Predicted 3D model of a 262-nucleotide RNA (Bacterial large signal recognition particle RNA) from a Candidatus Micrarchaeia archaeon. The source organism's lineage runs through Archaea, Nanobdellati, Microcaldota and Candidatus Micrarchaeia. It matches the Rfam family "Bacterial large signal recognition particle RNA". Gene Ontology terms of the family: SRP-dependent cotranslational protein targeting to membrane, signal sequence recognition and signal recognition particle, plasma membrane targeting. Its mean pLDDT, the model's own confidence on a scale to 100, is 75. A source record names the gene ffs. RNAcentral holds the sequence, with entries from ENA.

[in-house]
RNA sequence: UUCGGCUAGCCGGGGAGCUAGGGGUUCCCUGUAAACGCAAACCCCCUUCAGGCGUGGCGACGCCACGGCGAGCUCUUGAAGCGCGCCCGCCAGCCCGCGAAACUGCCGUAGACUCCUUGCCCUGCGUUACGUCCUGAACCGCGAAACGAGCCAGGCCGGAAGGAGCAACUCUAAGCAGUUCAAGGCGUGCUCGCAGGAAACAAGGACGAGGAAAGACGCGGCCAACUGGCUGCUCGCUCCACCAGCAAACCAAGGCGCCGAA
Numbered sequence: 001u002u003c004g005g006c007u008a009g010c011c012g013g014g015g016a017g018c019u020a021g022g023g024g025u026u027c028c029c030u031g032u033a034a035a036c037g038c039a040a041a042c043c044c045c046c047u048u049c050a051g052g053c054g055u056g057g058c059g060a061c062g063c064c065a066c067g068g069c070g071a072g073c074u075c076u077u078g079a080a081g082c083g084c085g086c087c088c089g090c091c092a093g094c095c096c097g098c099g100a101a102a103c104u105g106c107c108g109u110a111g112a113c114u115c116c117u118u119g120c121c122c123u124g125c126g127u128u129a130c131g132u133c134c135u136g137a138a139c140c141g142c143g144a145a146a147c148g149a150g151c152c153a154g155g156c157c158g159g160a161a162g163g164a165g166c167a168a169c170u171c172u173a174a175g176c177a178g179u180u181c182a183a184g185g186c187g188u189g190c191u192c193g194c195a196g197g198a199a200a201c202a203a204g205g206a207c208g209a210g211g212a213a214a215g216a217c218g219c220g221g222c223c224a225a226c227u228g229g230c231u232g233c234u235c236g237c238u239c240c241a242c243c244a245g246c247a248a249a250c251c252a253a254g255g256c257g258c259c260g261a262a
Stems, first nucleotide, its partner, number of pairs: 001262006009058003012030005020047005035055004062256003067251002072246003077241002080238004085233002090229004095221005103215002106211002114206006121197006129188005135182005141176002148171003156163002
């Protein structure tokens, strides 16, 4: 060195996640020549030589430590983009107020603005009328069936003359009711007048060319609501760069079994 038989061992590794920790099931990356079955996320099996059970195969193929390169993953920081939310009248819109009348539209010689008169309307005062209340006067009527007056049938008294006297009737008092008149208070879908006011409206008259302010414009206000911009804050997602960590595959160079035969 080769061959044969064995043994150790191998039949993937890594990141995230989970865990006190290791391995696995899960997700991702990498790789494949690296088998099959069973169980397993409120999970399964183990304990630093850190998966378990079973079948099958390979077998010093391989394993171990160091180095290079390095897919990928995690993390720090920063930038960009997108989105949710918050803040902000700082800016624009929306909305509100004011202004001017050069623009658009509207009204106007079929008469604008303005002025005068009247009406309508409002306020106050007065007046008239009406209604109501109260006071007074006059008149009319009623009014004693509890004790007014007059006259008193019957009845009573008396020898008589006559007397007292109930009821009816008549009258009247207090009082009640009505009519009229007068004064006063209050009120009014009333009449008339006077004074004042008056945004709008109506009629008539005078004059004879403007009037109004919707849009647009200018100025100011407004973040309660809504739309957009800017500034700032927070959160989430995507992507990029950087720092740090882990690191598959690959590359390079080392180390590491037993027996027998040639």